[in-house]
RNA sequence: CGAGUUGGUCGGGCGACCGCGUCGGGUGCGAUCGGCUCAUGUCGAUCCGUCCGCCGAGGAAAGUCCGGGCUCCACAGGGCAGGGUGGUUGUCAACGGCAACCCGGCGCGAGCCGCGUGAAAGUGCCACAGAAAAUAGACCGCCUCUCGCGGCCUGGCUUUCGGGCUCGGCUGCACGAGGUAAGGGUGAAACGGUGGUGUAAGAGACCACCAGCGUGCCGGGUGACCGGCGCGGCUCGGUAAACCCCACCCGGAGCAAGGUUGAGAGCGUGCCGCGGGCGCCUUCGGGCACUCGUCGGUCGCGUGCGCAGGCGUUCGAGGGCGGCCCGCCCGAGCUUGCGGGUGAACCGCUGGAGCGCGCCGGCAACGGCCCGCCGAGAUGGAUGGUCGCCGAACGGGAUCGCCGAGAGGCACCCGGGAACAGGACCCGGCUUACAGACCAACUCGUCCA
RNA sequence: GGGGAUGUAGCUCAAUUGGCGGAGCGUCGCCUUUGCAUGGCGAAAGUUGCGGGUUCGAUUCCUGCCAUCUCCACCA
Numbered sequence: 001c002g003a004g005u006u007g008g009u010c011g012g013g014c015g016a017c018c019g020c021g022u023c024g025g026g027u028g029c030g031a032u033c034g035g036c037u038c039a040u041g042u043c044g045a046u047c048c049g050u051c052c053g054c055c056g057a058g059g060a061a062a063g064u065c066c067g068g069g070c071u072c073c074a075c076a077g078g079g080c081a082g083g084g085u086g087g088u089u090g091u092c093a094a095c096g097g098c099a100a101c102c103c104g105g106c107g108c109g110a111g112c113c114g115c116g117u118g119a120a121a122g123u124g125c126c127a128c129a130g131a132a133a134a135u136a137g138a139c140c141g142c143c144u145c146u147c148g149c150g151g152c153c154u155g156g157c158u159u160u161c162g163g164g165c166u167c168g169g170c171u172g173c174a175c176g177a178g179g180u181a182a183g184g185g186u187g188a189a190a191c192g193g194u195g196g197u198g199u200a201a202g203a204g205a206c207c208a209c210c211a212g213c214g215u216g217c218c219g220g221g222u223g224a225c226c227g228g229c230g231c232g233g234c235u236c237g238g239u240a241a242a243c244c245c246c247a248c249c250c251g252g253a254g255c256a257a258g259g260u261u262g263a264g265a266g267c268g269u270g271c272c273g274c275g276g277g278c279g280c281c282u283u284c285g286g287g288c289a290c291u292c293g294u295c296g297g298u299c300g301c302g303u304g305c306g307c308a309g310g311c312g313u314u315c316g317a318g319g320g321c322g323g324c325c326c327g328c329c330c331g332a333g334c335u336u337g338c339g340g341g342u343g344a345a346c347c348g349c350u351g352g353a354g355c356g357c358g359c360c361g362g363c364a365a366c367g368g369c370c371c372g373c374c375g376a377g378a379u380g381g382a383u384g385g386u387c388g389c390c391g392a393a394c395g396g397g398a399u400c401g402c403c404g405a406g407a408g409g410c411a412c413c414c415g416g417g418a419a420c421a422g423g424a425c426c427c428g429g430c431u432u433a434c435a436g437a438c439c440a441a442c443u444c445g446u447c448c449a
Numbered sequence: 450g451g452g453g454a455u456g457u458a459g460c461u462c463a464a465u466u467g468g469c470g471g472a473g474c475g476u477c478g479c480c481u482u483u484g485c486a487u488g489g490c491g492a493a494a495g496u497u498g499c500g501g502g503u504u505c506g507a508u509u510c511c512u513g514c515c516a517u518c519u520c521c522a523c524c525a
Base pairs, nucleotide, nucleotide: 001445002444003443004442005441006440007439008438009437010436012390013389014388015387016386017385018384020056021055023053024052025051026050027049028048030047031046032045033044034043035042036041058420062431063430065429066428067427068426069425070254071253072252073251077326078325079324080323082250083249084248085247086246087101088100089099090098091097102116103114104113105112106111118244122243123242124239125238126237139184140183141180142179143178144177145176148173149172150171151170152169153168155166156165157164158163192210193209194208195207196206197205211235212234213232214231215230216229217228218227219226220225258347259346260345261344266338267337268336270334271333275315276314277313278312279311280310281309282308285307287305288304289303290302292300293299318330319329320328340524341523342522354373355372356371358369359368360367361366394415395414396413397412401410402409403408450521451520452519453518454517455516456515459474460473461472462471468505476492477491478490479489480488498514499513500512501511502510
């Protein structure tokens, strides 16, 4: 210098004018309400107008894919079902995230990629082609055998000398019975490889070496795993992002959660109850009846009945997550159809697993300590517009300057003018989109010293 | 803001243990007719929304995007 790899930071800047939102402060012969005063008045709150000040989107605010906080439902229960995760160790509030390491693959390398448990627990599937697609299997080929037919040779019997019959041997063909997995071809995938022994032909059938698998011991490592020595012919296909097995984890809903205030109108279907039954208690309660007191009474005392209230027990539709069972709690209404009102205000709401510098521990993710800082809370939804200056990318020009053999690069001139994208309860991650700029570490190649 | 579902020919829908993507309507051509309609015969039309992965093989299984549809306010 060229080509790369990984990680990080930033992602237009400055000024003027106009404008928007929350909050704070000032102000107004402004409006409403309230307090005090006999009263003029004064004080406070809210709203409106106006002025000033502080602050005012992101690395992804996005997708809503995971995980948590928070809220309500039993402060959260048991079992089944269901869902998720899947090398190891660590980290974290938690996670499917992150870090380091292990294993496999890719790359010359820095490095990158991997849903990376179990297929030797069971079940299923493997189209077409092919003989066969998974306890193997026989289409061609190779080999053996029975029977039949044919050829050759030898021997025997017979003859009308042409031949015929027959024992045996070799050999060919066809059918059949069997053996074989070496060879052929098919396929994504064909049941270890090479050489030998062996055999009728063959074959881990046997042997040697190699490869893999399993297993025993030893050593290293927290562990995944790695290394060494030995044993076993064990040679066992793929698929678990097919069912499933194993280990671990998981209750449901979501800020339109949930709470307070304001306004307001109910009617019908179905179910249950009429909220009931039983027992006890209360009198400061009201009612009725009776008795007594009283001249009398609407007054008083007592008793009884039932009302009201309280306690206990029992029954109880329904509700408390969608599936089931159990258990627990609530329980007087529930369900469904039609209608009505508001489209309102406040809380939740933003100071938090927060951000930044430094130090310490750790390879790192991360953790601990000290100091400093406060950086949006809208609710039709606020961040913008105009102008000026500067400006990266990018496009073009000129060959006068420098480098270079050249292409071209730097410098020069002109144009140009900033990517993806916008909070809505809040965080930690992941994924996706993104013009570009800068920094650090490392690798490979060439040249020079 | 938060849940859920879907995407296959121009339109409406099929496609099951993962194994050559079909049907109806529509379109086009030919025949029938003087011409049209009807009828008959035939044909074309597909990135299975887009990318990546698992697998020998993906509409189907997993995953990341995109688009469309739908439900959810409060009070009594």

This is a predicted complex of two RNAs, RNase P RNA and transfer RNA, with 525 nucleotides together.
Its mean pLDDT, the model's own confidence on a scale to 100, is 76.
It holds a member of the Rfam family "Bacterial RNase P class A". Rfam classes the family as a ribozyme.